Two RNAs folded together computationally: RNase P RNA and transfer RNA, 446 nucleotides in total.
Model confidence (mean pLDDT): 80 of 100.

RNA sequence: GGCUGGCCGGGCGACCGCGUGGACCAGGGCGACCUGGUCCCCGAGGAAGGUCCGGGCUCCACAGAGCAAGGUGGUGGGUAACACCCACCCGGGGUGACCCGCGGGACAGUGCCACAGAGAACAGACCGCCGACCACUCCUCCGGGAGAGGUCGGUAAGGGUGAAACGGUGGAGUAAGAGACCACCAGCGGCCCGGGCGACCGGAUCGGCUCGGCAAACCCCACCUGGAGCAAGAUCAGACAGUGCACGUCCGAGGGCUGCUCGCCCGAGUGCACGGGUAGAUCGCUGGAGGCUGUCGGCAACGGCAGUCGUAGAUGGAUGGUCGCCGGCUGGCUUGCCAGUCACAGAACCCGGCCUACAGGCCAGCCCGU
RNA sequence: GCCCCGGUAUCCCAACGGCAGAGGAAGCGGUCUCAAACACCGUCCAGUGUGGGUUCGAGUCCCACCCGGGGCACCA
Repeated sequence: GGCUGGCCGGGCGACCGCGUGGACCAGGGCGACCUGGUCCCCGAGGAAGGUCCGGGCUCCACAGAGCAAGGUGGUGGGUAACACCCACCCGGGGUGACCCGCGGGACAGUGCCACAGAGAACAGACCGCCGACCACUCCUCCGGGAGAGGUCGGUAAGGGUGAAACGGUGGAGUAAGAGACCACCAGCGGCCCGGGCGACCGGAUCGGCUCGGCAAACCCCACCUGGAGCAAGAUCAGACAGUGCACGUCCGAGGGCUGCUCGCCCGAGUGCACGGGUAGAUCGCUGGAGGCUGUCGGCAACGGCAGUCGUAGAUGGAUGGUCGCCGGCUGGCUUGCCAGUCACAGAACCCGGCCUACAGGCCAGCCCGU
Repeated sequence: GCCCCGGUAUCCCAACGGCAGAGGAAGCGGUCUCAAACACCGUCCAGUGUGGGUUCGAGUCCCACCCGGGGCACCA
């Protein structure tokens, strides 16, 4: 100078205030219980956030079939599950510690590749190079040679266009050239041997096979997904006013939330529009895939066993304020005092992740240079 | 709390992955008019909410953020 991982994220005390719970007292009520007061315990986070995934839980057939739709995508493991985590493989970057990768398939098929360029995917002659023929000019030792032009043809070496032009270097070959041929190198494919659970790696051999890119285009392959969400759902209390249209009462409307078909169940009323009423109480509601310590297994994620800890549950929504001391930061000066300030942000059924925001600080390991 | 949409010029609103963007209203200037309105002509105005990725190429496809908007309970 840098890389990686983990942790903290103001502390202590006093007073006042707010919320849940508990105990006691007083008043009211036949009672369930309600109201008030006193005291005690406890009272936001690493992200409580975004709501992007995965589960638990609840209801709908204790969840069915097919299609559609959506998601995931190297391999092996972890887990309740995952798009998460760990280890490894492959590719790329870095001197290195280490970091990054939506990392299956482009010989299953379809499609796209603008502009430029001659040609954009079984490709392509614009310039160039070469050959033949036609006619012209010049030179000539009369055999021919040179130059410019036209037509036809050969050629993918060179130039040029482009993000991308159908392997690279050398040789031999040719009129000029070309994997058309040869050697080596690179890639691809087949077969075989060895290692690995596997992705894959190493080696040998054969085939001139040289085959563009895009699947975050359709698609194919493998695997996964029933739907809705605590405003789920259950019980109780209270208030009001119905009207119109449509369909239907077993040949059965409608419902069981997404899309369609089938199947199953419920089924006598249902759907829509306008209008009316209540915006209450209790449960769900917090102890759970929980934290910590030790030990064992495992490279690790994690798992087994033992011990121990264990206290937020609001519903217009509590978790705050003041003072004193200490700490950090900023500013000032009289250099040890003064003033200001305390990052991001705040539970709402509960967990596991991801992503995003974050003043400042602590610890551990490793790399490079001297 | 849960679920779902949208973002392109001052406003409204287009645009198969292909020259980086069409149109209308408004604004500004001019013609017409004594002056205005109407009409006509011309002109100005965007790098598509932000950042990153895929691709030769992104307003469009993918991911993460930012901002804005909408819906929900029960009874008859």
Rfam match: Bacterial RNase P class A. The family's RNA type in Rfam is ribozyme.